[in-house]
The RNA shown here (c-di-GMP-I riboswitch aptamer) has 83 nucleotides and comes from Paenibacillus sp. The sequence is in RNAcentral, with records from Ribocentre.

RNA sequence: AUACGAUAAAGGCAAACUUGCUGAAAGGCAAGGACGCAAAGCAAUGGACCUAAAGAUAUUUCUAUGGUCGCCAUGCCACCGAA
Numbered sequence: 001a002u003a004c005g006a007u008a009a010a011g012g013c014a015a016a017c018u019u020g021c022u023g024a025a026a027g028g029c030a031a032g033g034a035c036g037c038a039a040a041g042c043a044a045u046g047g048a049c050c051u052a053a054a055g056a057u058a059u060u061u062c063u064a065u066g067g068u069c070g071c072c073a074u075g076c077c078a079c080c081g082a083a
Stems, first nucleotide, its partner, number of pairs: 004081002012037002017032006035070001041076003045073003048068003055062002
């Protein structure tokens, strides 16, 4: 340095749920709260999934230009050091 990941050390993040704000919705943000996480740090680039306002339509469906990185991959960056 790369890989790897302890019942190590020091720190970190925060699911469900509740309240408030926001958004057409999905969702997001803040506070509380911890199910978990060694990238649960950053980026929607590919796949997957969610939503469907506007638009289209055979009138109940289609569609992302809206989202999810705590679904997977990929790119970038990072703390610690037992086996």
The prediction has a mean pLDDT of 88. NCBI's taxonomy places the organism under Bacteria, Bacillota, Bacilli, Paenibacillaceae, Paenibacillus.